[in-house]
Context: one part of a larger RNA
RNA sequence: CGCAGGAUAUUUGAGGAGCUCUGUCCUUAGUACGAGAGGACCGGGAUGGACGUACCUCUGGUGCACCAGUUGUCACGCCAGUGGCACAGCUGGGCAGCUAUGUACGGAACGGAUAAACGCUGAAAGCAUCUAAGCGUGAAGCCGACUCCAAGAUUAGAUAUCCCAUCAGAAUAUGAGUAAGACCCCUUGUAGACUACGAGGUUGAUAGGCUGCGUGUGUAAGCAUGGUGACAUGUUCAGCUUGGCAGUACUAAUAGGUCGAGGG
Numbered sequence: 001c002g003c004a005g006g007a008u009a010u011u012u013g014a015g016g017a018g019c020u021c022u023g024u025c026c027u028u029a030g031u032a033c034g035a036g037a038g039g040a041c042c043g044g045g046a047u048g049g050a051c052g053u054a055c056c057u058c059u060g061g062u063g064c065a066c067c068a069g070u071u072g073u074c075a076c077g078c079c080a081g082u083g084g085c086a087c088a089g090c091u092g093g094g095c096a097g098c099u100a101u102g103u104a105c106g107g108a109a110c111g112g113a114u115a116a117a118c119g120c121u122g123a124a125a126g127c128a129u130c131u132a133a134g135c136g137u138g139a140a141g142c143c144g145a146c147u148c149c150a151a152g153a154u155u156a157g158a159u160a161u162c163c164c165a166u167c168a169g170a171a172u173a174u175g176a177g178u179a180a181g182a183c184c185c186c187u188u189g190u191a192g193a194c195u196a197c198g199a200g201g202u203u204g205a206u207a208g209g210c211u212g213c214g215u216g217u218g219u220a221a222g223c224a225u226g227g228u229g230a231c232a233u234g235u236u237c238a239g240c241u242u243g244g245c246a247g248u249a250c251u252a253a254u255a256g257g258u259c260g261a262g263g264g
Base pairs, nucleotide, nucleotide: 001152005163006162007161008160009159010158011157015149016148017147018146021049022048023047024046025045026044027043033038051106052105053104054103055102059100060099061098062097066093067092068091069090070089071086072085073084074083075082076081110144111143112142117137118136119135120134166176167175168174181259182258183257184256185201186200187199188198189197206252207251208250209248210247211246212245213244216240217239222235223234224233225232226231
């Protein structure tokens, strides 16, 4: 820009893409078969491999500053307590998130038309013949089925709901202000390079803060007691606690602007 008014939702599916794998064991059954050795079809069940999709409850990884320990050195006048630098100084753990080696699920079943093949009926050719007319069975293959995209499918589809037919103009031209609605702008995240998408904008829990909970670390500082002291014990399962969960308008989403129908 188009889809013959303007919108907001929900959809149909022409068409396209994907998937399509396979082992072992048990049973049927030591049956059929076979002199024996051996040893099934058909059918039922279980459990794997590889591949794929999704997810983070569990098991782990990571977790650039969440907690603790600790070395050297410098600083805060000193002690104590902290902070800076040394690969994040090093070490032990670890929330959310992200993740696989973790978890869940998938290939199925079914239908249609067939291939090779096997048939029925059946002439040409009084017989015979699956074929010439006609009718069946039949594959991991084909078409569906299953998953995803999809009306720019210009053949531009469908359904529901909302807005109404104002003004200028000779005028169905054009323009103006509006409606429903949308955007700008702002707070943002389950989204994200930007854009887009989603949640919100005071008739508000959208983000931050605060409070509570959770989680992690592992018992803070100060003081007291014991010890010559390093240190230990008590106060104290403390103190601190990052993107988690909830509550709460304290802070910021204020104010405002723009676009947007008049149709057959």